[in-house]
Molecule: Bacterial RNase P class A
Organism: Methylophilaceae bacterium
RNA sequence: GAAGCUGGCUAGACAGUCGCCGUUCAGCAAUGAAGGGAGGAAAGUCCGGGCUACGCAGAGCGGGAUGACGGCUAACGGCCGUACGCUGAAAGCUAGUAAUAGUAUAAGGCGCGGAAUAGGGCCACAGAGACGAGCGUAUUAAGUUACGGUGAAACGCGGUAACCUCCAUCCGUAGCAAGACCAAAUAGGCUGACAAUGGCGUGGCUCGCGCUGUCAGCGGGUAGGUUGCUUGAGCGUGCGAGUAAUUGCACGCCUAGAUGAAUGACUGUCACUUGCCGCAAGGUGAGAACAGAACCCGGCUUAUCGGCCAGCUUCACUU
Numbered sequence: 001g002a003a004g005c006u007g008g009c010u011a012g013a014c015a016g017u018c019g020c021c022g023u024u025c026a027g028c029a030a031u032g033a034a035g036g037g038a039g040g041a042a043a044g045u046c047c048g049g050g051c052u053a054c055g056c057a058g059a060g061c062g063g064g065a066u067g068a069c070g071g072c073u074a075a076c077g078g079c080c081g082u083a084c085g086c087u088g089a090a091a092g093c094u095a096g097u098a099a100u101a102g103u104a105u106a107a108g109g110c111g112c113g114g115a116a117u118a119g120g121g122c123c124a125c126a127g128a129g130a131c132g133a134g135c136g137u138a139u140u141a142a143g144u145u146a147c148g149g150u151g152a153a154a155c156g157c158g159g160u161a162a163c164c165u166c167c168a169u170c171c172g173u174a175g176c177a178a179g180a181c182c183a184a185a186u187a188g189g190c191u192g193a194c195a196a197u198g199g200c201g202u203g204g205c206u207c208g209c210g211c212u213g214u215c216a217g218c219g220g221g222u223a224g225g226u227u228g229c230u231u232g233a234g235c236g237u238g239c240g241a242g243u244a245a246u247u248g249c250a251c252g253c254c255u256a257g258a259u260g261a262a263u264g265a266c267u268g269u270c271a272c273u274u275g276c277c278g279c280a281a282g283g284u285g286a287g288a289a290c291a292g293a294a295c296c297c298g299g300c301u302u303a304u305c306g307g308c309c310a311g312c313u314u315c316a317c318u319u
Stems, first nucleotide, its partner, number of pairs: 001315010012270007020037002023034004039290001043301002046299005051175004063171005068082005084111004092103004114166002119164002121160003131156001135148004179227004189218006198212005234253008272287006
């Protein structure tokens, strides 16, 4: 320098104007001030935990998941290491006049990996015959012995568990619309007091007529509200342990909490990518991804414009 590969970071910056959602402070209030306000995937809801309720989840049945060996972790089907298998480029080598063909590994990538002597099922095409012994040919006293073209497997101690099954390990069910608390109107419930000479309506009174128990208290539940709610297996830096995943100690930091659901819009300058003009300096226009919290974490998978950094391997050249 070329090629191949792996991992990580970033996801425009600043200023001004106008808004939106929480917090704190001041104020009787109106309002004002200060400070905070999406992601690497917030997504899919696939796997595993925390938390909550069910009798603080014990036993059985059923069902599901996983499956080399060792380790990490709160846990996992995740991650790390090792072995094995497959894959994996140029170069090189071989063949060839050449085009080209064959051949190997590196970094890396992938692996649905227990048991076929517990049992059942299945084995395409070819083949006379495909799972259990038969069949053909030769041979023998005798299914007694030998051989049998096809096929992955043939006259057997065959293959298949990504067919059922068996073994080992793990999994109780439901989910923040969980759960807890406060609690209106209306209707109904319970209790008590009063009341058939009662009460209400009929415009004031009497009669008549019509309707009917009245008042108070209690408790459950609904609307609505509060909580759960964000300080957590947290983040950053440094020093250690470990090949690594991971982990120990010290110091520092607080970083959304909405609920028909805020986190935005515009302008200017700079930065990035790019089209056109120009010898150049420069001028002028366009673009800027995927996407958006909803109880919280650890993973996996999928989407993603540009840009940056680090590492590994092979080859070539120079010293």